[in-house]
Context: one part of a larger RNA
């Protein structure tokens, strides 16, 4: 010289883009991070309106729960663990695939339940037990069955639900099969740190028949048979480590490294376990252990920031318990919309990059001052003062393009295959958490804005006086001070580089 997620001294106007728990995968107060649908279903408080003297009844409304569907396996985190059950990169056949597209065929007939509500009750709490009753796009039987499934080729077997006040072959579903999209599982090859002061390793191990299992292939597993597999081209063991696009440096070759962003892998308090589902062996589900914390009325309960913020703790060291869903995306929903610590912003930190600024012209008696000085002068120096402009930025007030695109409404217009559907499109209302380009206006340069390191050499920049191997520096070498120190402390003065300059660690 480069380069760091960086630290620490000093200093320190401003913006923009980035970026910020690298250590204890330590333990966490508190609040938020997954919901949604009345256009599946049954009930239905407040609260209004009519009648009534009122109790009450009819009609409107529709909270908060429950039944159901869809979602919750996404999107967020973080690297602990894994050296191959991963990753990259080629490549395979024995597989599924909610929602979404295409397209073919279907959607009959009938039963019980049960939460919610009501009664009545246990329990300190979490939470529960009894009894009567009630709905479904929830559950169950029966038909109907193929181009689906088994098949000994003769057969066998297998669905379904309705909804939008009426009014559906036409709009939302709903059942079955094909194909396609998308995800996802399987397997093969070969690559992928150190170590031999680890040399032999293996019995469900190698392989083969039948089975069983799975969505599928296979020792995945199970009987019976055979005796194989790997291994100095480093097996078996230890060590360490998340891999990979890529990042740092280097002329390259290569070292090094894998933070932000992407993809793919693994974890979610420790260990295990399955349950639901199209899909988990499930971060903010469930069940059992174990450490831990919390509550209790001592019988018994409850919890899990490696989500966003936030706290202690340890550490050199790493922010706000902030605003919004406007925009982009995601769940739901026919749709208004709800939901969203994802995201989109503000905020904090010179952390790192780039970007402007701290004035500009003139101005010599080369003014006071300060330093040196051969006392002639020199130098600080056009620097100041002065005299004129200018106003970036930054203050203070105002406007203001754009980020907004479409959603809905109400009024019309055309088009499609008869319509509550669907495209197309006119005017009108109608969203911006924040952020701002830019633009006017005020007043000012005596206004608000330069510092750090350094001057013996390597290395750019020296001169006075002090000190006297003392004080101390330098600590990256070489070295400096013992009375003329350009090397220490101070003045002035020059040099580098600047809103940053040094130190120290690391990488090439």
């Nucleotide at each position: 010289g480069a380069a760091u997620g960086a630290a620490c001294g000093u200093u320190g106007g401003c913006g923009g883009c980035g970026u910020g728990g690298a250590u204890u995968a330590g333990g966490c107060a508190u609040g938020c991070g997954a919901g949604u649908c009345g256009c599946g279903c049954g009930a239905g408080a407040a609260c209004c309106g009519u009648a009534g003297c009122a109790a009450u009844a009819c009609g409107g409304g529709g909270a908060c729960a429950g039944c159901g569907g869809c979602g919750a396996a996404a999107g967020g985190g973080a690297g602990a663990g894994g050296a191959a059950u991963a990753a990259g990169u080629a490549g395979a056949a024995a597989u599924c695939u909610a929602c979404c597209c295409u397209c073919g065929g279907g959607a009959c007939g009938g039963g019980g339940a049960u939460a919610g509500c009501g009664g009545c009750g246990g329990g300190a709490a979490c939470c529960u037990g009894c009894c009567a009753g009630u709905a479904a796009u929830a559950c169950c039987c029966g038909a109907u069955a193929a181009c689906g499934u088994c098949c000994u080729u003769g057969g066998a077997c297998c669905a379904a639900a309705g909804g939008u006040g009426u009014g559906a072959u036409u709009c939302c579903g709903c059942c079955u099969g094909a194909g396609g999209a998308u995800g996802a599982g399987u397997c093969u090859a070969c690559u992928u740190c150190c170590u031999a002061u680890u040399a032999g390793c293996u019995a469900g191990u190698u392989g083969g028949u039948g089975g069983g299992g799975u969505a599928a292939u296979g020792g995945c597993c199970c009987a019976c048979c055979a005796a194989g597999g790997c291994a100095a081209c480093g097996a078996u063991g230890g060590g360490u480590a998340g891999c990979a696009g890529g990042u740092g440096u280097g002329a390259g070759a290569g070292c090094a490294c894998g933070a932000c962003c992407u993809g793919c892998c693994u974890c979610a308090u420790u260990g295990g376990g399955a349950c639901u589902g199209a899909g988990a062996c499930a971060c903010u589900g469930c069940c059992c252990a174990g450490a831990c914390a919390c509550c209790u009325a001592c019988g018994g309960g409850u919890g899990g920031c490696u989500g966003c913020a936030g706290u202690c703790g340890a550490g050199a060291a790493u922010c706000u318990u902030c605003g919004g869903c406007a925009a982009u995306g995601g769940a739901c929903g026919a749709a208004a919309g709800u939901c969203u610590g994802a995201c989109c912003g503000a905020g904090c930190g010179a952390c790192g990059c780039c970007g402007c600024g701290u004035g500009c012209g003139g101005g010599a008696u080369g003014a006071a001052g300060g330093c040196c000085u051969u006392c002639g002068g020199g130098u600080u120096g056009u620097a100041a003062a002065c005299c004129g402009c200018u106003g970036u930025c930054g203050u203070a007030g105002g406007g203001g393009a754009a980020c907004a695109a479409g959603u809905u409404u109400a009024c019309g217009g055309g088009g499609g295959u008869u319509a509550u559907c669907c495209c197309c499109u006119g005017u009108a209302a109608u969203u911006g958490a924040g952020u701002g380009a830019u633009c006017c206006u005020a007043g000012g340069a005596g206004c608000g804005a330069a510092a750090g390191a350094g001057a013996a050499g390597a290395u750019a920049a020296g001169c006075u006086a002090g000190u006297g191997c003392c004080a101390a520096c330098a600590a990256g070498c070489c070295g400096c001070g013992g009375u003329a120190a350009g090397a220490c402390a101070a003045c002035c003065u020059c040099c580098c580089c600047a809103a940053a300059c040094g130190u120290a660690a690391u990488u090439a």